[in-house]
This is a predicted structure of a 1427-nucleotide RNA (small-subunit ribosomal RNA) from a marine sediment metagenome. It matches the Rfam family "Bacterial small subunit ribosomal RNA". Rfam links the family to the GO terms ribosome and structural constituent of ribosome. The prediction has a mean pLDDT of 84.

RNA sequence: AGAGUUUGAUCCUGGCUCAGAACGAACGCUGGCGGCGUGGAUUAGGCAUGCAAGUCGAACGAGAAAAGUUCCUUCGGGAACUGAGUAGAGUGGCAAACGGGUGAGUAACGCGUGGGAAACCUGCCCUUUGGUUGGGGAUAACACUCCUAACGGAGUGCUAAUACCGAAUAAUAUCAUUUCAUCGCAUGAUGAAUUGAUGAAAGGCGGCCUCUAUUUAUAAGCUGUCGCCGAAGGAUGGUCCCGCGUCCCAUUAGCUUGUUGGUGAGGUAACGGCUCACCAAGGCAUCGAUGGGUAGCCGGCCUUAGCGGGUGAUCGGCCACACUGGGACUGAGAUACGGCCCAGACUCCUACGGGAGGCAGCAGUCGAGAGGCUUCCACAAUGGGGGAAACCCUGAUGGAGCGACGCCGCGUGGGUGAUGAAGCUUCUUGGAGUGUAAAGCCCUUUUAGUGGGGACGAAUAUAGGGAUGUUAAUACCAUCUCUUAUUGACGGUACCCGCAGAAAAAGCUCCGGCUAACUUCGUGCCAGCAGCCGCGGUAAUACGAGGGGAGCAAGCGUUGUUCGGAUUUACUGGGCGUAAAGGGCGUCUAGGCGGGCUUUCAAGUCAGAUGUGAAAUCCCUCGGCUCAACCGGGGAACUGCAUUUGAUACUGUUUGCCUUGAGUACAGAAGAGGAAAGCGGAAUUCCUGGUGUAGCGGUGAAAUGCGUAGAUAUCAGGAAGAACGCCAGUGGCGAAGGCAGCUUUCUGGGAUGAUACUGACGCUAAAGCGCGAAAGCGUGGGGAGCAAACAGGAUUAGAUACCCUGGUAGUCCACGCUGUAAACGAUGGGCACUAGGUGUUGGGAGUAUCGACCCUCUCAGUGCCGAAGCUAACGCAUUAAGUGCCCCGCCUGGGGAGUACGAUCGCAAGGUUGAAACUCAAAGGAAUUGACGGGGCCCCGCACAAGCGGUGGAGCAUGGGGUUCAAUUCGAUGCAACGCGAAGAACCUUACCGGGGUUUGACAUGUAUUGGAAAACCUGAGAGAUCAGGUCCUCCUUCGGGACCAAUACACAGGUGCUGCAUGGCUGUCGUCAGCUCGUGUCGUGAGAUGUUGGGUUAAGUCCCGCAACGAGCGCAACCCUUGCCCUUAGUUGCCAUCAGGUUAUGCUGGGAACUCUAAGGGGACUGCUGGUGUUAAGCCGGAGGAAGGUGGGGAUGACGUCAAGUCCUCAUGGCCCUUACGUCCCGGGCUACACCCGUGCUACAAUGGCCGGUACAAAGAGUCGCAAUGCCGCGAGGUGGAGCUAAUCUCAAAAAACCGGUCUCAGUUCGGAUUGCAGUCUGCAACUCGACUGCAUGAAGUCGGAAUCGCUAGUAAUCGCGGAUCAGCACGCCGCGGUGAAUACGUUCCCGGGCCUUGUACACACCGCCCGUCACGCCAUGGAAG
Repeated sequence: AGAGUUUGAUCCUGGCUCAGAACGAACGCUGGCGGCGUGGAUUAGGCAUGCAAGUCGAACGAGAAAAGUUCCUUCGGGAACUGAGUAGAGUGGCAAACGGGUGAGUAACGCGUGGGAAACCUGCCCUUUGGUUGGGGAUAACACUCCUAACGGAGUGCUAAUACCGAAUAAUAUCAUUUCAUCGCAUGAUGAAUUGAUGAAAGGCGGCCUCUAUUUAUAAGCUGUCGCCGAAGGAUGGUCCCGCGUCCCAUUAGCUUGUUGGUGAGGUAACGGCUCACCAAGGCAUCGAUGGGUAGCCGGCCUUAGCGGGUGAUCGGCCACACUGGGACUGAGAUACGGCCCAGACUCCUACGGGAGGCAGCAGUCGAGAGGCUUCCACAAUGGGGGAAACCCUGAUGGAGCGACGCCGCGUGGGUGAUGAAGCUUCUUGGAGUGUAAAGCCCUUUUAGUGGGGACGAAUAUAGGGAUGUUAAUACCAUCUCUUAUUGACGGUACCCGCAGAAAAAGCUCCGGCUAACUUCGUGCCAGCAGCCGCGGUAAUACGAGGGGAGCAAGCGUUGUUCGGAUUUACUGGGCGUAAAGGGCGUCUAGGCGGGCUUUCAAGUCAGAUGUGAAAUCCCUCGGCUCAACCGGGGAACUGCAUUUGAUACUGUUUGCCUUGAGUACAGAAGAGGAAAGCGGAAUUCCUGGUGUAGCGGUGAAAUGCGUAGAUAUCAGGAAGAACGCCAGUGGCGAAGGCAGCUUUCUGGGAUGAUACUGACGCUAAAGCGCGAAAGCGUGGGGAGCAAACAGGAUUAGAUACCCUGGUAGUCCACGCUGUAAACGAUGGGCACUAGGUGUUGGGAGUAUCGACCCUCUCAGUGCCGAAGCUAACGCAUUAAGUGCCCCGCCUGGGGAGUACGAUCGCAAGGUUGAAACUCAAAGGAAUUGACGGGGCCCCGCACAAGCGGUGGAGCAUGGGGUUCAAUUCGAUGCAACGCGAAGAACCUUACCGGGGUUUGACAUGUAUUGGAAAACCUGAGAGAUCAGGUCCUCCUUCGGGACCAAUACACAGGUGCUGCAUGGCUGUCGUCAGCUCGUGUCGUGAGAUGUUGGGUUAAGUCCCGCAACGAGCGCAACCCUUGCCCUUAGUUGCCAUCAGGUUAUGCUGGGAACUCUAAGGGGACUGCUGGUGUUAAGCCGGAGGAAGGUGGGGAUGACGUCAAGUCCUCAUGGCCCUUACGUCCCGGGCUACACCCGUGCUACAAUGGCCGGUACAAAGAGUCGCAAUGCCGCGAGGUGGAGCUAAUCUCAAAAAACCGGUCUCAGUUCGGAUUGCAGUCUGCAACUCGACUGCAUGAAGUCGGAAUCGCUAGUAAUCGCGGAUCAGCACGCCGCGGUGAAUACGUUCCCGGGCCUUGUACACACCGCCCGUCACGCCAUGGAAG
């Protein structure tokens, strides 16, 4: 010192949360020792029991008993002495008002602080001074009698005092008279003198004989001491008064009649309405009275950098209280905790008549509570009361006990020790971790245990001696000093010394981020965690456990509370345009603030001094307990208050002056400023009349409505009300709301100019007062148009709306009320200062002019742009949101809520003021990037349009859904699944089902042991796998064995089992769309932007130009293949123009190398040339040449990424699962099912056709487990047979549409061919489930297909056939090949998809988004109802 959390990301605002410290704490787990502290905070609730205040015989009278000894005895007992002048009681004195407890009350002179008392008291104590004379009468105790349950009481009689009462004397006392001096802030105080009056006392205990008297000595006396009385003073303690300070609520604004003051009296220690009589009518209060709530106050304590905030336990000061309320008595002192009286509540006793009691003293008990100790020891110390003293009393106090409640200290061992043991955990199985940790070895012994020794705290008092004082005195007494003896609860404690032995002693929390610390298993949005954010839905570092680690440690966590962090109430130290926040506006009172010069005072302010600020605490320092905590000494500090001395700049007070702030007078000018009266024209509607005829009106389209009873339209006349066109303008005026035809009257304000005057008269403004749009309210008018409500018509799923037709309040006027608006510039008012530029309104000056303009300057207003500066940014910027000063208002997370209650205003509606419970972790501002929009601009694509042909209807084929089934294996599911994986399920395939087998396995590697070939063949059983039997019997060798095989055992194999949401790889899609990025620089606080945007252009982010960008990469294009033209080379199996030979015919042969072709290499096309256009560019349009022209056609080629897209069943692979089975082998079945639905295809519905006959022209492929010719057989599928061919040679192989000729003639047909029957062919171990083909027969639906929908822009669509892969066989599918060969494109409004720019956004899982309300169900609270 900060951190987490709003967002996809950013900056800001803002709340919530955390890390720190502390506690009279409590709870959970754990717990060795000691020291010092601390411990009923809740019920000021109730209390059993014991103790907590007595003492004095040296104030006084009286005075036991038990017991013991002795004596006597009638043996029952009695007496004396001791006990003992003791106990207990009484009179009297002092104390009991202290000490101890508690915090209920109290918001107060209660407390704190500083003063005052000239308005006071003070026992005991100290100092000084004087006195202490002489009398009297009672009474308790006691005795006797009596009453009562008890407590207690009555009567009679006796007695004492330091008890009580007179008297004497006396003052510097008190009061009064007279006089004087000094002093003070007023009343007055002090002192001196004079006279008069009032007015005290108590003795006790020692000693002595100097004096006197009796005379061993005692008394008067003397002396000492303790008392007593008067006075003065002190000290201590108290009482009263005053200044200042001392919590919250204004949803408490008025309070007060002894109230405020006066006079007089009473009362008090004393002042005072403290009390009373009379008189006056005051006193307090927004600087918060009164009322309500809460609370003992302070030194301090906790926290904080500090200012502050919180708190008031222990210790200390003050106050208050003592069961509750009231009252006085005694006394120096009380209105009295352990006193009294009365009333009340409660408890107890009772003989029912009446009594007793007060733990908020120490222990203890019950209760309530999360929670808090022993019915301990001692007066040894300190202190207190009494006493002359000894001494007694003391639950004050000193100690001990209990509690980890807190702080502090110590220990639980130290060294060495690697085969890095075992165990546990993890693992890639190699290892790694726990870990020098343990064991082992060598040491030490604090603390605890045990045995010994053993304190300080103790000084006194008392006794004895000495000295001094007093005295007649060497006595007594007092003081000081010396000596001896004695006194300890704690405690046999602290401490010290031995002994034994590492021996007896570690836990708690945490490990996702904040926040130090990571892995395995279990669990599977379950169980649970959580301070905030948030974890958990099958690979959880966040749950639970294990291992490991981190932190603290006799404690550790949790909970609660306080401060801090929080500058999040901001004095230090915040804000208000948009985040919460400027009052709707003005005016003015109080208050706050205030121009220049000068005088005065010294209140504020500053400096010095003095007093005080208790002690303790805190801080510094020194010291004492072994250290520390703790304790002691000293210092500093206590930031405050008061008094006093000085200073006078500033503020203030005061004096005089000034003119610049402010104001007044004057002049001309501007204006929808306000109020009232009058006037005007256009329009609308209505009325009357004319003309005129069928519609009008209204809408997206209509309808309701109006109209033949004459509308709309049009003309004329009339009536009424309301509003004022053009001018008109980010023009004007006003404080705001607001103000608009014209004229008149009355009236407010502002600006400018020049002079004169006043002389700070100013600014702001709580409360108050006034104004205040629209709507609304009251009374009375008015009512044309418009128009809530309402009615009707439409729209719609509905339409209580938008649209239409009507229409009432209202809108208008007068008077009154309401008092609110996004009353906004979302920006309070005033003054000053801080670059400019450019409009505009009003005034003035200059210049110019005949004049009006123009131009320059200036004041006041009103706009735009912009510098510095400010701002989170947007933006503001002399009209500030800049820089300063002054005053007012307002804000403090979101919701609840501008709600409730209260108050107040209002006729009402409602306004103003204005909470809380509860709930959330956000709500919010600005800007950024995307995405989206039934937003905009531009552009593209068979996207639409224009065309051609299809699908959707039929039959069949094929795939899918669904259903069925033992199984119908699995996957693919919008485009981008559905003739897809599958380039071919009869068995196999095959993963599915049924049944039968098998278990180191059908397959791989290794180890150990045993044995030997295995295979093949034959026979038997069986559905087969398989089993049994038989035949057969290997190679190398160093003879150990090895290769190979089998069996057994073990490692392991195996899995088309799960997870494509754990993955790799591959693939689809957007999309062959033109995009996607980076480096450096620059801009921005930042996310980001720029570049990549803009102007053109392109198929293209293609290219050009411009530009804070300059470059680059992946994409585009090109490079590659193929096709189209030419050339060169080569010439067999291909070719044949020329020459020759031959054939019915044929490159058949010789030969040729021209052509075609083949297959290798070249050329060719580049906007290269040209005209136009364009910016002189990129390019575009046209033309020439050319086989080909602007990418020539086609292919391969797929950027960054998106879809958790697809695939674990191609393969690979993590994890999980199965292991005599989810593996593997076999037979059979299934994947081919069938009410139905969908996709993709084939064949058709016919005449551009079918059928029959004839005649032509391809390309590309394949072939030896093959293609197979000629020939022969069969109607045919095919059979037979086997020439040729490992292929430019042979074969498949016939191309088909086409063309020629014939026939059919519009029909369910000579169309169409499904279906079915029979008979066959081929493949294959095998065509039943379940193949293809052939022949004959059969001859279904179907006559061009609803909504909807698909493909295609040229050698394309359409149409026609051919080949190949897979393959034993099986294609209408797929992949290729060539033949014939069109139509159309105006164009980009619309549909779909896409690209660039821009805009809005509350979306970011991104519009399949977000989000509002009701209802349903459950829970909670409240109101009502029934009971």